[in-house]
RNA sequence: GCGCCUGUAGCUCAGUGGAUAGAGCGGUGGACUUCGAAUCGAAAGGUCACAGGUUCAAAUCCUGUCAGGCGUG
Numbered sequence: 001g002c003g004c005c006u007g008u009a010g011c012u013c014a015g016u017g018g019a020u021a022g023a024g025c026g027g028u029g030g031a032c033u034u035c036g037a038a039u040c041g042a043a044a045g046g047u048c049a050c051a052g053g054u055u056c057a058a059a060u061c062c063u064g065u066c067a068g069g070c071g072u073g
Base pairs, nucleotide, nucleotide: 001072002071003070004069005068006067007066010025011024012023013022018056028042030040031039049065050064051063052062053061
């Protein structure tokens, strides 16, 4: 340099054109406990990497850029 894959919550990931974008773990505070652990239940936490395009409608499709990974000369 070229090809392919990935980018969604603090972390690991789901979501494959239409519902208010979700789960587990973690953090916070509550219940329980003498105190903790475990358990239970709660709320918080998101520019869906960035920009543009297609569409009535985009996390999702297309193009470019950026970052990471794999392969290859």

The RNA shown here (transfer RNA) has 73 nucleotides and comes from a bacterium.
It matches the Rfam family "tRNA". Rfam's curators write: Transfer RNA (tRNA) molecules are approximately 80 nucleotides in length.
Model confidence (mean pLDDT): 81 of 100.